[in-house]
RNA sequence: CGAGUGCAGGAGACGACCGCGGCCGGGAGACCGGUCGAGGACAGUCCGGACUCCACAGGGCAUGGUGCUGGGUAACACCCAGGCGGGGCGACCCGAUGGAAAGUGCAACAGAGAGCAGACCGCCGAUGUCAACGUAUCGUUUCGGCGCAAGCCGGGCUAUGCGCUUGAACAGGCAAGGGUGAAACGGUGGUGUAAGAGACCACCAGCGUUCCGGGUGACCGGAACGGCUAGGUAAACCCCACCAGGAGCAAGGCCAAGCAGGGAGUGGGCUGCCCGCCCAUCAAUCCCAGGUAGGCCGCACGAGCCCGCUGCAGCAAUGCCGGGCCUAGAUAGAUGGUCGUCAUCGAUCUGACGGAUCGAAUACAGAAUCCGGCUUAUACCUGCACUCGCGGU
Numbered sequence: 001c002g003a004g005u006g007c008a009g010g011a012g013a014c015g016a017c018c019g020c021g022g023c024c025g026g027g028a029g030a031c032c033g034g035u036c037g038a039g040g041a042c043a044g045u046c047c048g049g050a051c052u053c054c055a056c057a058g059g060g061c062a063u064g065g066u067g068c069u070g071g072g073u074a075a076c077a078c079c080c081a082g083g084c085g086g087g088g089c090g091a092c093c094c095g096a097u098g099g100a101a102a103g104u105g106c107a108a109c110a111g112a113g114a115g116c117a118g119a120c121c122g123c124c125g126a127u128g129u130c131a132a133c134g135u136a137u138c139g140u141u142u143c144g145g146c147g148c149a150a151g152c153c154g155g156g157c158u159a160u161g162c163g164c165u166u167g168a169a170c171a172g173g174c175a176a177g178g179g180u181g182a183a184a185c186g187g188u189g190g191u192g193u194a195a196g197a198g199a200c201c202a203c204c205a206g207c208g209u210u211c212c213g214g215g216u217g218a219c220c221g222g223a224a225c226g227g228c229u230a231g232g233u234a235a236a237c238c239c240c241a242c243c244a245g246g247a248g249c250a251a252g253g254c255c256a257a258g259c260a261g262g263g264a265g266u267g268g269g270c271u272g273c274c275c276g277c278c279c280a281u282c283a284a285u286c287c288c289a290g291g292u293a294g295g296c297c298g299c300a301c302g303a304g305c306c307c308g309c310u311g312c313a314g315c316a317a318u319g320c321c322g323g324g325c326c327u328a329g330a331u332a333g334a335u336g337g338u339c340g341u342c343a344u345c346g347a348u349c350u351g352a353c354g355g356a357u358c359g360a361a362u363a364c365a366g367a368a369u370c371c372g373g374c375u376u377a378u379a380c381c382u383g384c385a386c387u388c389g390c391g392g393u
Stems, first nucleotide, its partner, number of pairs: 001389010012342007020037007039364001043375002046373005051248004058275004063244005068082005083097001084095004098239002103237002105233002120178002122174003127171003130167003133163005139157002142155005186204006205229002207226008252297004261288003267279004304325005311320003344360007
């Protein structure tokens, strides 16, 4: 200097005038003064809670959720640190990360065969059958030759026997070689065999059993024994471990206002079901119909925020200690408009530092019970640490 990786922060400030909402003070009142007033995500409604009611408090089933270990936290599916696996030269990043020898499923096409598998191309095959060949024996008078004849010699045919002759035809053997496929039932080298094969052997990988060492643990390293070789998928059903009562601020209370009843009816409540418990007896619950609906609380002091010239503990998340601060609470729903200055960004001018002029917050986006997270969106700017490459000293 270039290219990257990880983390953190800011998201305008000040002044004047006018206009809104809360609170405090003054005033008989109209009003006046002071002070505060939308974020890093206020979005998603995806998790976890606080809080409220059911309710005086339970058990089981179902259902749903989480899923390596340890720690943090009020809690969590979050955060931190590790383990294992994968990606990257690396800093680092990703993981829906328990179990496939409990069971049931699924995997198109190709392929012989896709988990109790399997023979397409191939290899073997005289061990059995068959065929050919050779040979021996018997038969045959079918052909030829010789012979007066009887018969003899040779060829052919049939039957039988033999063959370290041939054939791979049939039976049979093989899963090592080739092919198909994303993936083919361990790998390499040998022994062995008719040809092979963990059939056997050596080494290696995996798996199982036992033991040793390290670690809180997940796991890591090692040794011995065993030919045991049992693929993938559980973001398929399932099994295992742990967790979860339901509803939600339109929760739920208080005051005010207002009335008209009718029907069914022995149960009702515990917001999926059962048990158990509690309340109740023509009341309630439930169905139909009518009337009223204004105000107050909940409502912001909190698992709160900021600071620490390196506070303490811890690798860290975080906790503790010390000091400081009070920072919206609306309810048809406020937090705005104008001007000026500064900061920031862009453009133009200027030889450069710098300066001048013009324009621009129109990035993502507006609180509604609150908090801790995650996820998503994002103009512009700043800082820290680390990795790789090139060059210089």

This is a predicted structure of a 393-nucleotide RNA (Bacterial RNase P class A) from an Acidimicrobiia bacterium. It was read from a public genome assembly, where an Rfam model found it. Model confidence (mean pLDDT): 78 of 100. Its Rfam family is "Bacterial RNase P class A". Rfam's curators write: Ribonuclease P (RNase P) is a ubiquitous endoribonuclease, found in archaea, bacteria and eukarya as well as chloroplasts and mitochondria.